A computed fold for a 103-nucleotide RNA from an Acidobacteriota bacterium, annotated as SAM riboswitch aptamer (S box leader).
[in-house]
RNA sequence: AACUCAUCCAGAGUGGCGUGAGGGGACUGGCCCUGUGACCGCCCGGCAACCUGGCUCGCCGCCAAGGUGCCAAAGCCAGCCCGGAAAUCGGGGACGAUGCGGC
Numbered sequence: 001a002a003c004u005c006a007u008c009c010a011g012a013g014u015g016g017c018g019u020g021a022g023g024g025g026a027c028u029g030g031c032c033c034u035g036u037g038a039c040c041g042c043c044c045g046g047c048a049a050c051c052u053g054g055c056u057c058g059c060c061g062c063c064a065a066g067g068u069g070c071c072a073a074a075g076c077c078a079g080c081c082c083g084g085a086a087a088u089c090g091g092g093g094a095c096g097a098u099g100c101g102g103c
Stems, first nucleotide, its partner, number of pairs: 003101001005099004013044001015043004022033003027079004045071003049068003052064004075095001080092004
């Protein structure tokens, strides 16, 4: 890595420096972001999903921010199935991401 499980409609800078044209996972259709500098890297700042520590007899919950992670838009919306007259509707799936485990 595979794989199991859990979560993904909440939360978090219009920050500084560098780079210089694309980016929003893959493909498609949309719709957005982006030379008023996106994406990416570093620094600072922050959030709190999981692990961890503390409070508690314990649970819920709260606190911390140590390990990962995350900080445009619902995983940006949808595309597969079911329901529905239909929908930016409801449920499920697929794929993806993150975490603990696992190896």